RNAcentral holds the sequence, with entries from Rfam. This is a predicted structure of a 166-nucleotide RNA (glmS glucosamine-6-phosphate activated ribozyme aptamer) from Clostridium fungisolvens. Taxonomically the source falls in Clostridium (Bacteria, Clostridia, Eubacteriales, Clostridiaceae). It matches the Rfam family "glmS glucosamine-6-phosphate activated ribozyme aptamer". Its family is annotated with catalytic activity and regulation of gene expression in the Gene Ontology. The coordinates come from a structure-prediction model, not an experiment, and the mean pLDDT is 81. Of the family's consensus pairs, 91% are formed in the model.
[in-house]
RNA sequence: UUAUUAAAUUAAGCGCUUGGGGUUAAACAUUUGGGACGUGCUGUGUUUAACCAGACGAGGAUGAGGAGUAUCGGAAAUUCAGCGGGUGCCUCACGGUAUGAUACUACCGUUAAAGCCUGGUAAACCUAAAAAGUGAUUUUUAGAACAAAUCCAGUCAGGUAUCAAG
Numbered sequence: 001u002u003a004u005u006a007a008a009u010u011a012a013g014c015g016c017u018u019g020g021g022g023u024u025a026a027a028c029a030u031u032u033g034g035g036a037c038g039u040g041c042u043g044u045g046u047u048u049a050a051c052c053a054g055a056c057g058a059g060g061a062u063g064a065g066g067a068g069u070a071u072c073g074g075a076a077a078u079u080c081a082g083c084g085g086g087u088g089c090c091u092c093a094c095g096g097u098a099u100g101a102u103a104c105u106a107c108c109g110u111u112a113a114a115g116c117c118u119g120g121u122a123a124a125c126c127u128a129a130a131a132a133g134u135g136a137u138u139u140u141u142a143g144a145a146c147a148a149a150u151c152c153a154g155u156c157a158g159g160u161a162u163c164a165a166g
Stems, first nucleotide, its partner, number of pairs: 014084004019080001021052010056073003062093005094109005100163005115156001117154004126143007
């Protein structure tokens, strides 16, 4: 250093990289102007090898099963593409609310009606700087900000039948 086994830790814009992209090195080819030849520099292309990047936060978990590209906005937009996973979705069960109880129905999920209206809340990017690296790039510090939502707060806002109570 590699493989195997065991244990511990670690996640949801989370993990991974084979498409495509970028950097470095080597080799080969090619590189304006009328024509030919040689050399060098520069640029470009191909191949090989090594490396780099490949989602910025807000938000989201009753249980079981199922399907499977599953909310919101920011960004000089590869945050492309692909694989895996996933708090979303559907069905059922359980639970909550709809004057008290039961049933049905509707909407929800333990902060447990939808909905209307009003208000509220970021990080990256950017600027400056430090460190590592040939480089692409990576890590960190400081400064000034700026969102939206199925998120938070508040106002308004609610069934049918029977029984009971006021």